[in-house]
RNAcentral holds the sequence, with entries from Rfam and Ribocentre. A computed fold for a 117-nucleotide RNA from Lysinibacillus odysseyi 34hs-1 = NBRC 100172, annotated as SAM riboswitch aptamer (S box leader).

RNA sequence: CUCUUAUUAAGAGUAGCUGAGGGACUGGCCCGAUGAAGCUCGGCAACCAGCAUUUGCGAAGGACGCAUUUGCACGGUGCUAAAUCCUACAAAACGAAUUCGUUUUGAAAGAUAAGAG
Numbered sequence: 001c002u003c004u005u006a007u008u009a010a011g012a013g014u015a016g017c018u019g020a021g022g023g024a025c026u027g028g029c030c031c032g033a034u035g036a037a038g039c040u041c042g043g044c045a046a047c048c049a050g051c052a053u054u055u056g057c058g059a060a061g062g063a064c065g066c067a068u069u070u071g072c073a074c075g076g077u078g079c080u081a082a083a084u085c086c087u088a089c090a091a092a093a094c095g096a097a098u099u100c101g102u103u104u105u106g107a108a109a110g111a112u113a114a115g116a117g
Base pairs, nucleotide, nucleotide: 001117002116003115004114005113006112007111008110013041015040016039017038021031022030023029027086028085042080043079044078047076048075050072051071052070055067056066057065058064084109089106090105091104092103093102094101095100
């Protein structure tokens, strides 16, 4: 970098350092010297691993394995303004409404995790 699968309206600081940008991209709309981004610490979450646990299967029991439920949070990541901030493409419904707006659904794109190349 590419592919597959899952998730993407919950949650998380009145901290320290530093000092001007940031919210991927389009159009908006926002955040920011009452401190952006970044780093540190703290916190959140529970994807993977681990530990404990429920149930089922493997011919009954033990052990073990696989699947599954719940919990913990010492490991690997991640996250910590606003729904992934909204939106972009398609369809449907509605609205005095051409090319507009609103709503819903789907797709695309992005993000994160796990696996594969």

Taxonomically the source falls in Lysinibacillus odysseyi (Bacteria, Bacillota, Caryophanales, Lysinibacillus).